[in-house]
Context: one part of a larger RNA
RNA sequence: CUGGGCGUAAAGCGUACGUAGGCGGCGCCAUAAGUCUGUCGUGAAAUCUCCCGGCUCAACCGGGAGCGGCCGAUGGAAACUGUGACGCUGGAGGGGCGUAGAGGCAAGCGGAAUUCCCGGAGUAGUGGUGGAAUGCGUAGAUACCGGGAGGAACACCAGUGGCGCAAGCGGCUUGCCAGACGCAUCCUGACGCUGAGGUACGAAAGCGUGGGUAGCGAACCGGAUUAGAUACCCGGGUAGUCCACGCCGUAAACGAUGGAUGCUAGUCGUGGGGGGUAUCGACCCCCUCUGUGACGCAGCUAACGCAAUAAGCAUCCCGCCUGGGGAGUACGGCCGCAAGGCUAAAACUC
Numbered sequence: 001c002u003g004g005g006c007g008u009a010a011a012g013c014g015u016a017c018g019u020a021g022g023c024g025g026c027g028c029c030a031u032a033a034g035u036c037u038g039u040c041g042u043g044a045a046a047u048c049u050c051c052c053g054g055c056u057c058a059a060c061c062g063g064g065a066g067c068g069g070c071c072g073a074u075g076g077a078a079a080c081u082g083u084g085a086c087g088c089u090g091g092a093g094g095g096g097c098g099u100a101g102a103g104g105c106a107a108g109c110g111g112a113a114u115u116c117c118c119g120g121a122g123u124a125g126u127g128g129u130g131g132a133a134u135g136c137g138u139a140g141a142u143a144c145c146g147g148g149a150g151g152a153a154c155a156c157c158a159g160u161g162g163c164g165c166a167a168g169c170g171g172c173u174u175g176c177c178a179g180a181c182g183c184a185u186c187c188u189g190a191c192g193c194u195g196a197g198g199u200a201c202g203a204a205a206g207c208g209u210g211g212g213u214a215g216c217g218a219a220c221c222g223g224a225u226u227a228g229a230u231a232c233c234c235g236g237g238u239a240g241u242c243c244a245c246g247c248c249g250u251a252a253a254c255g256a257u258g259g260a261u262g263c264u265a266g267u268c269g270u271g272g273g274g275g276g277u278a279u280c281g282a283c284c285c286c287c288u289c290u291g292u293g294a295c296g297c298a299g300c301u302a303a304c305g306c307a308a309u310a311a312g313c314a315u316c317c318c319g320c321c322u323g324g325g326g327a328g329u330a331c332g333g334c335c336g337c338a339a340g341g342c343u344a345a346a347a348c349u350c
Base pairs, nucleotide, nucleotide: 004321005320006319007304008303012318014201015200016199017198021194022193023192025088026087027086029084030083031082033081034080035077036076037075038074039073040072041071048066049065050064051063052062053061054060091191092188093187094186096183097182098181099180103177104176105175106174107173108172109171110154115149116148117147118146119145120144125136126135162169163168206247207246208245209244210243211242215241216240220236221235222234223233258317259316260315261314262313263312266295267294268293269292270291271290272289273288274287275286276285299306300305323350324349325348332343333342334341335340
C1' cells in the first nucleotide's frame, strides 16, 4: 500500500454553522486534460526469466532472446470523468395560503404551599424514629383563625404528547425573534451533500464581581446506631441552589447507534396537516404527507437484537479503533483567575 472494523467486544467528535478539500441531477453541442488505443523513441550494464554454450557437474562464467512497468513524441477513439457553451426541473432555495407547538429572549401579572413577623384565641406539650435522643416549648410552643413580609418553584391539565441542532424547554399575559409541517405548483434553475482546520452554542458542579436567600442543603456541629460509624437515620447548618454580568467547556453530553440521498412485506397506536366517502352537520370509515411509538417478514447480526426512525441493500463525505496495565498519565505546547481542560507518549510489566 492492499485490507478489517466502530449499538453492547477497542472505536461516532456533546451539538451546530461553515473555510479549504472530496463528492455531485437530466438533455444536447464542443473539447480531448484524465481514460482507451496504433506507431516510433526510450527503458545503460549487472541482476531476474527462458534458450544455447564453457569450466568433468554445480555454483560461477559467456552468448542470444524476453518480461513487467514507467516516461516521451506523434496519430486516432469519445462511452465515462474533467473543462467550456446552451438548455431542463425531479435535487435545493424562494414566493403564496393555512396549521400545531413547555422553540428562544425580554417585561409584567397570578394563585397554592413552606418559612418568618404581628395580632387573636388557647394550654402542656411538640417534633422526630425501627425505637429514641439531641432540638423547640410556661419568657406560652405545637394545633386553629386573621393580617403582613420575602424567596423559590409552578399541583391538576400531562400523554412511549409537543417543540428544539444538541445542551434543553412546562402557571398566565404581552412584545420581539427563529424553525417545522401541510396545500396548490407561481418563481430561480443544480444554486447541492459532507466538512480537515476554524467559529458559535453547550446540563450539573465550580470560579470572579455585585446582589438575593423562603425551602433545600456539600462542608461543619450535635443526637442516635455500631466493635468502631469521619456513613446510612434524626436535629441544626455555611457555601451553593436564585438574579445580573464575565469565565469554565466537561458528562452514562446515551439511541452508548456521525451526516446526506435513494431503494426494500405488512399490522396496530398516537401528535400535526390535506383529500375522499358519508351526513343537515359533527363523529365514524378510507387515502395521503410529516413526526413519534409498539410489533413483525425478507435481510443483517457472535449472540442479544435491529428491522422504512435499520444495526437491511447501495453511494458520497467526515470522525474514530488496532491486546491489558502503566495512562487519558508524564513531558512539551495551547487555553483558563483558579479548579482544571485539550492534545498526548515511553520505560517497565502481563
Overview: Model confidence (mean pLDDT): 88 of 100. This is a predicted structure of a 350-nucleotide part of an RNA (small-subunit ribosomal RNA, central domain) from a Dehalococcoidia bacterium. Taxonomically the source falls in Dehalococcoidia (Bacteria, Bacillati, Chloroflexota). Rfam family: Bacterial small subunit ribosomal RNA.